[in-house]
Context: one part of a larger RNA
RNA sequence: CGCAUACGGUGGAUGCCUAGGCGGUAGUAGGCGAUGAAGGACGUGGAAAUCUGCGAUAAGCCUCGGGGAGCUGAUAAACAAGCUUUGAUCCGGGGAUCUCCGAAUGGGAAAACCCACCCUGCUUGCAGGGUAUCGUUAACUGAAUACAUAGGUUAACGAGGCGAACCCGGGGAACUGAAACAUCUAAGUACCCGGAGGAAAAGAAAUCAACCGAGAUUCCCUAAGUAGCGGCGAGCGAACGGGGACCAGCCCUAAACUCUUUAUUAACCUAGCGGAACAGUCUGGAAAGUCUGGCCAUAGUGGGUGAUAGCCCCGUACGCGAAAGGUUCUUAAAGAUUAUUCGAGUAGGACGGCGCACGUGAAACGUUGUCUGAACAUGGGGGGACCAUCCUCCAAGGCUAAAUACUAACUACCGACCGAUAGUGAACCAGUACCGUGAGGGAAAGGCGAAAAGAACCCCUGUUAGGGGAGUGAAAUAGAACCUGAAACCGUAUGCGU
Repeated sequence: CGCAUACGGUGGAUGCCUAGGCGGUAGUAGGCGAUGAAGGACGUGGAAAUCUGCGAUAAGCCUCGGGGAGCUGAUAAACAAGCUUUGAUCCGGGGAUCUCCGAAUGGGAAAACCCACCCUGCUUGCAGGGUAUCGUUAACUGAAUACAUAGGUUAACGAGGCGAACCCGGGGAACUGAAACAUCUAAGUACCCGGAGGAAAAGAAAUCAACCGAGAUUCCCUAAGUAGCGGCGAGCGAACGGGGACCAGCCCUAAACUCUUUAUUAACCUAGCGGAACAGUCUGGAAAGUCUGGCCAUAGUGGGUGAUAGCCCCGUACGCGAAAGGUUCUUAAAGAUUAUUCGAGUAGGACGGCGCACGUGAAACGUUGUCUGAACAUGGGGGGACCAUCCUCCAAGGCUAAAUACUAACUACCGACCGAUAGUGAACCAGUACCGUGAGGGAAAGGCGAAAAGAACCCCUGUUAGGGGAGUGAAAUAGAACCUGAAACCGUAUGCGU
C1' cells in the first nucleotide's frame, strides 16, 4: 500500500412527520379615501432587541353584549409590581383617542423635516380651529370700453389618491407564421391612457325573414370549420334557422324602474350555549394495542391525549342564541334623481379611411375627416351592386332587472395534489440577508424528548473548548453541531498478501 471483517469519524441522502403551500366547491363580500385611505416613519411595556398590538388616553380608554376563573401578547424563563366572582384576562358590536409622512391639501423640501399667516381663548406663549388646486352654483366687485364682458374676491357643495381580476372607451406594436418577404398574419393581442360598477356593456327593431312567419338585449349548445374572405398563399371565418339559460318592459312639461329616509315583518351575518355512551386484565416507560364483558349513535367527519380511542378531552349530528351594528325581504309613508317637446347640417351623395368573417371587390350595411345636402307618414329606411313589384320597419332623444365575466378579501369544506433540492421566491421574523447608481435581481435556512426531567456534583485542561464519571430518561451512538443517519471521503483494530 492492497483485500477482507469489525468498530468509528465525516457527511446529510433516505424513511417518517407538518407548522406551509397548490388546486378546487359552496356561500358571503365586491370596495377603502379630505370624517385624511392604501402604505409607511417614529414612538409606546417595570424590561435592551425583534415581531404582534396600539398612538403622547400609545400590548391600551369608554360603553353594550358573550363568557366564567384565572390574568398582565410572542421569542422567553424568572423576578418585581399589580388586576380579578363588586365578574378580571379573553371574544364580539358601537364609540373615544389616533404623533409625523403619504392624494397630503397653508408655503417649502433631499418622505416621515423646515418655515408661516388669520381667527378664538386665556395661564402671554401655549392650546384649538382655519388657510392647496380644479369644477359647479351663488353673491359681491369689476378693465381696455358707454352698456357689458374678461378678470378678481368670498361662500356652499363636489372631485383628487389607492385597490387582484373582470368591463367599456381612446390610442396601439413587434417577434412570429407565410418554411425568404412587401399585401396578409401575429392582433385590435401585448402595452399606454381615460372611466365605471358589483358586475360592466348591450337592450325594447328605420331588426330578421321570405310571401310562411318571428318579435328587446345578453350567455351557452348547434348550425359549422359550413357559406364565404384570402399574394384564393399562410391563414381568417360568419349569419339565418333549431335547442336551452333568463325573461320586462317603459318614458319625453314628466311616468315606470331606481335611489334615500323613517317605520314595520321575517331571515341571515358579526360573540356564543347545550350536546349521548367504559370498565377491568396482559404487555409496555406510557394503552388508545391484546383479551373479557358492556354502552351510545339524527353523533363511527376531524383533531388531541406518553403506541392505533364512537363512549378521556376538543369537537361532530341535532337543537338553541344578540343589548349593539350590518345585509336582504314584506308592507306603508315621505322625498330625491335623470332626459327640451318625436328628434336637420340629419338621412343621402362625392373623395379619403375605418368597422362589419368580407383584403375595393359586383360590395350592400354601419361609421366619419373634407365638401355638399333632402323628404316630413300623400313621407322615409331596409330586404348584399342597381331598378320595379311585394314584404317589413320608423333613424337622426332617453331609461331598464335577470340569465353572463372575475376573485385581491372572508367563512366552511374537499383533493388517486406537494411533503422541505418538493410545494409559493418565501413551512423558519422573506420580498428578508445579499447584489446593483438604478430599473431590478434575489437566496440559504424545518424535526432532542411523552414531559426539559436541558445533565446538580466530581475529574482532565490555558480554556465560557472538548471529553470522562455521576444523575435524568424507555432510550443520551435521543445531549442541544440533538429523530432516522445511506454513499463518496478519512481512520482504528485484526487477518492475509506484497
Notes: A computed fold for a 498-nucleotide part of an RNA from a Gammaproteobacteria bacterium, annotated as large-subunit ribosomal RNA, domain I. The full RNA is in RNAcentral, with records from ENA. Its Rfam family is "Bacterial large subunit ribosomal RNA".